[in-house]
RNA sequence: GUGUCAUCAAGAGCGACUGAGGGACGGGCCCGUCGAAGUCGCGACAACCAGUGUGGAUUACGAGUUUCUCGCCACACCAGGUGCCAAAGCCCGAACGAUGAAAA
Numbered sequence: 001g002u003g004u005c006a007u008c009a010a011g012a013g014c015g016a017c018u019g020a021g022g023g024a025c026g027g028g029c030c031c032g033u034c035g036a037a038g039u040c041g042c043g044a045c046a047a048c049c050a051g052u053g054u055g056g057a058u059u060a061c062g063a064g065u066u067u068c069u070c071g072c073c074a075c076a077c078c079a080g081g082u083g084c085c086a087a088a089g090c091c092c093g094a095a096c097g098a099u100g101a102a103a104a
Base pairs, nucleotide, nucleotide: 002103004101005100006099007098008097013042014041015040016039017038021031022030023029025093026092027091028090043085045083048081049080051077052076053075054074055073056072061071062070063069064068089096
């Protein structure tokens, strides 16, 4: 980079360095020298995946340590891997984009 699935009206910022852009794209409307984007530090938010627990399902199929356990579903906890911290994904548009997960 590609296709698939899920989610996107909730939530959460300070400091240092730096210095003019930023909100993906087009149009609009905004944010910005009362400091944009970026980097670093610390701190939050959230809970997709992982982990733990409880309950349920367990015909079939697969795996295993084979009367059983795992897989699947729900809830709770946790915060290891991601993500995220102006405005509804800022609004409208588009076979658009972003993030996560498993995969080839």
Molecule: SAM riboswitch aptamer (S box leader)
Organism: Acidimicrobiales bacterium